Molecule: RNase P RNA; transfer RNA
Organism: marine sediment metagenome
RNA sequence: UCGGCCGGAUGACCGCGGGCCCGAUUCGUCGGGGUCGAGGAAAGUCCGACCUCCACAGGACACGGUGGUGGGUAACGCCCACCGUCCCGCGGGGUGACCUUCGGGAUAGGGAAAGUGCAACAGAAAGGAUACCGCCCCGACUUGUCGGGGUAAGGGUGAAAAGGUGCGGUAAGAGCGCACCGGUUCCGGUGGUGACAUCGGAGCCCGGCAAACCCCACCGGGAGAAAGACCAAAUAGGAGGGAUGAGGUGGUCCGCCUCGCUUGACCUCCGGGUAGGUCGUUCGAGGUCCCGGGCAACCGGGAUCCCAGAGAAAUGGUCAUCGCCCUUCGGGGUACAGAAGUCGGCUUACAGACCGG
RNA sequence: GGGCCGUUAGCUCAAUUGGCAGAGCAAGGGACUCUUAAUCCCUAGGUUGGAGGUUCGAUUCCUCCACGGCUCACCA
Numbered sequence: 001u002c003g004g005c006c007g008g009a010u011g012a013c014c015g016c017g018g019g020c021c022c023g024a025u026u027c028g029u030c031g032g033g034g035u036c037g038a039g040g041a042a043a044g045u046c047c048g049a050c051c052u053c054c055a056c057a058g059g060a061c062a063c064g065g066u067g068g069u070g071g072g073u074a075a076c077g078c079c080c081a082c083c084g085u086c087c088c089g090c091g092g093g094g095u096g097a098c099c100u101u102c103g104g105g106a107u108a109g110g111g112a113a114a115g116u117g118c119a120a121c122a123g124a125a126a127g128g129a130u131a132c133c134g135c136c137c138c139g140a141c142u143u144g145u146c147g148g149g150g151u152a153a154g155g156g157u158g159a160a161a162a163g164g165u166g167c168g169g170u171a172a173g174a175g176c177g178c179a180c181c182g183g184u185u186c187c188g189g190u191g192g193u194g195a196c197a198u199c200g201g202a203g204c205c206c207g208g209c210a211a212a213c214c215c216c217a218c219c220g221g222g223a224g225a226a227a228g229a230c231c232a233a234a235u236a237g238g239a240g241g242g243a244u245g246a247g248g249u250g251g252u253c254c255g256c257c258u259c260g261c262u263u264g265a266c267c268u269c270c271g272g273g274u275a276g277g278u279c280g281u282u283c284g285a286g287g288u289c290c291c292g293g294g295c296a297a298c299c300g301g302g303a304u305c306c307c308a309g310a311g312a313a314a315u316g317g318u319c320a321u322c323g324c325c326c327u328u329c330g331g332g333g334u335a336c337a338g339a340a341g342u343c344g345g346c347u348u349a350c351a352g353a354c355c356g357g
Numbered sequence: 358g359g360g361c362c363g364u365u366a367g368c369u370c371a372a373u374u375g376g377c378a379g380a381g382c383a384a385g386g387g388a389c390u391c392u393u394a395a396u397c398c399c400u401a402g403g404u405u406g407g408a409g410g411u412u413c414g415a416u417u418c419c420u421c422c423a424c425g426g427c428u429c430a431c432c433a
Stems, first nucleotide, its partner, number of pairs: 001357004006352001008322007016037003020033005039336001043347002046345005051224004063220005068082005083109001084107006091100003110215002115213002117209002132155002134151008163181006182205010228279004237270005245259005286305008323334004358432002360427005367382004376413001384400005406422005
């Protein structure tokens, strides 16, 4: 530095939440027993699914996402292996450009020869451009300047300057020529499932940016458990029936008074679904161990286990012993963090311990 | 629980094909005035919330994180 794995242990007492069993009950609950009770990230909500409701003839466009190849997977933007590119370290070869063994790491990596666009400042010139200094030739004279032309090797600018090294060549130079090095396009051969690698031939040296628009290929309907399904008070409403009614006086009944009887006390039924309740809801693409296949991710088979499900929300406290860290030897500390429908990933936070490269 | 926005000078806000981060108010100094205010001139002040990446170059593009807001008037 990279990767993997773990992330305190045991016991006692008290307390809290959910099933189960027993007892009591005024049916509201109460008491007792026993059992289970946070994480590797439960977090961020960044991806992918399950599930649910809504929408939906078909096609195209738009919009969004993904982007080497092969495999894994329910699926993915995730994982594994490989390829290409880049970086670092110890080396090796070559005059040099450059090539390369081994080890480690990074990689958002389709297309720049479809088109559009961008490159500030500096610089002579920033895309099929250009000549400031320099070098060389010619001319002029006032003999170190000016004018005309050639050149792009050297200097200088820049993130980037139209291949590079060596030799030849030349007035000076230049792929101008040759050899080599690097890159790239096409054709063919060989190896590989493939990305690609490698060899031969012909040509070219026309660079960068697509996490700029864009093009190509593939994928995508929307919303999300506050999704949603069921049961269902009260009040208001509707339909039918309807005076046997309600209140006051009074110890009670009768009686009397007031109200109601078309605007309707009371009874029955109805739909909608508020309060509330039940379900969704925790047994699942599940965990552990063994065997087999595979480089691996992962897959197959067998055995075994049940491992929070509350509903404003429990999972806590004290003490003792041990482990680890600090210590002024008295003691102090023990990270990040807390389930809320459920899985698979990614990312982020994290004291410390162990293993491997 | 889910969803959607924002963060630039002390405050309120700008900044478009990615190319020197600006304006108003506030602050400091000066002028004017007897003095103050108003007015005029000058000046300072920036990790563009943080970290990483793409690029020659990032307030701007991409990823992760932090903080704040969306009450009735984002969702029962």